Context: one part of a larger RNA
RNA sequence: UUGGGUUUAAAGGGUGCGCAGGCGGUGCCUUAAGUCAGCGGUAAAAUCGUGGGGCUCAACCCCAUCCCGCCGUUGAUACUGGGGCACUUGAUUACGGUCGAGGCAGGCGGAAUUCGUGGUGUAGCGGUGAAAUGCUUAGAUAUCACGAAGAACACCGAUAGCGAAGGCAGCUGGCCGGGCCUGCAUUGACGCUCAGGCACGAAUGCGUGGGGAUCGAACAGGAUUAGAUACCCUGGUAGUCCACGCUGUAAACGAUGGACACUCGUUGUCGGCGACAGACAGUCGGCGGCCAAGCGAAAGUGAUAAGUGUCCCACCUGGGGAGUACGGUCGCAAGGCUGAAACUC
Numbered sequence: 001u002u003g004g005g006u007u008u009a010a011a012g013g014g015u016g017c018g019c020a021g022g023c024g025g026u027g028c029c030u031u032a033a034g035u036c037a038g039c040g041g042u043a044a045a046a047u048c049g050u051g052g053g054g055c056u057c058a059a060c061c062c063c064a065u066c067c068c069g070c071c072g073u074u075g076a077u078a079c080u081g082g083g084g085c086a087c088u089u090g091a092u093u094a095c096g097g098u099c100g101a102g103g104c105a106g107g108c109g110g111a112a113u114u115c116g117u118g119g120u121g122u123a124g125c126g127g128u129g130a131a132a133u134g135c136u137u138a139g140a141u142a143u144c145a146c147g148a149a150g151a152a153c154a155c156c157g158a159u160a161g162c163g164a165a166g167g168c169a170g171c172u173g174g175c176c177g178g179g180c181c182u183g184c185a186u187u188g189a190c191g192c193u194c195a196g197g198c199a200c201g202a203a204u205g206c207g208u209g210g211g212g213a214u215c216g217a218a219c220a221g222g223a224u225u226a227g228a229u230a231c232c233c234u235g236g237u238a239g240u241c242c243a244c245g246c247u248g249u250a251a252a253c254g255a256u257g258g259a260c261a262c263u264c265g266u267u268g269u270c271g272g273c274g275a276c277a278g279a280c281a282g283u284c285g286g287c288g289g290c291c292a293a294g295c296g297a298a299a300g301u302g303a304u305a306a307g308u309g310u311c312c313c314a315c316c317u318g319g320g321g322a323g324u325a326c327g328g329u330c331g332c333a334a335g336g337c338u339g340a341a342a343c344u345c
Base pairs, nucleotide, nucleotide: 004316005315006314007299008298012313014200015199016198017197021193022192023191025087026086027085028084029083030082031081033080034079035076036075037074038073039072040071041070042069049065050064051063052062053061054060090190091187093185095183096181097180098179099178102176103175104174106172107171108170109153113149114148115147116146117145118144119143120142124135125134161168162167205246206245207244208243209242210241215239219235220234221233222232257312258311259310260309261308262307265290266289267288268287269286270285271284272283273282294301295300318345319344320343327338328337329336330335
């Protein structure tokens, strides 16, 4: 490289947007670039292949043929491409409904916790397997009242919902995004995918400034133990929270890239549509369970495919060395991305 693969064996990029590129709906006309056919030129000789012949055979030698290519020319027009016209089913937009913890900045709320002040009250509290460190007669713990602060939002709550992913939960008004549905309408292929690129991206960590109730790396002490740089306990700094900026990684998981089409049943649930209302049936969209064919090494999967196909991207190629070294690049740093080899089994 061909081929074969990527749920779990190596392998799907964390997610989206998107230029180039690749691929692309229906009908008609045209063109003839790709494609196909005829003819001409060229494709040196030797060699190779094939068929024959000559040295007794063979090597060797001789003859013929082949050389899928390229160039030109004359045609063909089904398919692909180029040009033109038209279409509505793909895609889009508008009107009208509807749904939800979707996002952003703001306002408000109660419970709990800790702390402060005051009251009641007296000897313990706390903690554990058992203890001790710790707190407490300068009055703790408990209890009541008042006040302050920060963080998180019990029940509802779900096997639920929304979001591209990360993720999103007290209540409330504002601004913004999205899905779905009905009917008629709009544009008329405007689409799918996407190397580079750009944006978003849990937690931790970093910079500057704030905040600091709780919890709590580090650290200190008490235990345990042979030891105990741990597990348990008492404290406790960074951090945890906010603003702005960086970092750009996760078992970022469905360990399953995106889009479209097709393919047996059954069942639950959410949202819409639907006759005055309700229910059933129906229908469109989403989420979930069981099972058939098929697929699969099996586990399993099975219209939410890992089935049957088409298009595009990403990735894999024995284990270790190693996601290391070197170089490059990004970053304030930590480090990220890219990413070997020797050697060894």
Overview:
Predicted 3D model of a 345-nucleotide part of an RNA (small-subunit ribosomal RNA, central domain) from an uncultured bacterium. The full RNA is in RNAcentral, with records from Greengenes. Model confidence (mean pLDDT): 84 of 100.